RNA sequence: AUGAAGAUUGCAGGAGAGAGAUGGAAACAUCCAUCCACCGAAGAAGUAAAUCUUUCAGGUACCAUGACUGUAAUUGGACG
Repeated sequence: AUGAAGAUUGCAGGAGAGAGAUGGAAACAUCCAUCCACCGAAGAAGUAAAUCUUUCAGGUACCAUGACUGUAAUUGGACG
């Protein structure tokens, strides 16, 4: 002096599946309990590994969450 992979944070994009039924409270698309149906992209487990599989957790209008992608900063210190 160049500043890779990785990590953290911010910003942007980001799917799927019942606004289910019954009862209670309630002004309601909200909360609780029970019952079935369904999703799979937080996480978890299995697998050599996985965006595959299973659905324990989570979720099934909006909101929120969200794997993953891009970007900025910080860290990091491969390579030359």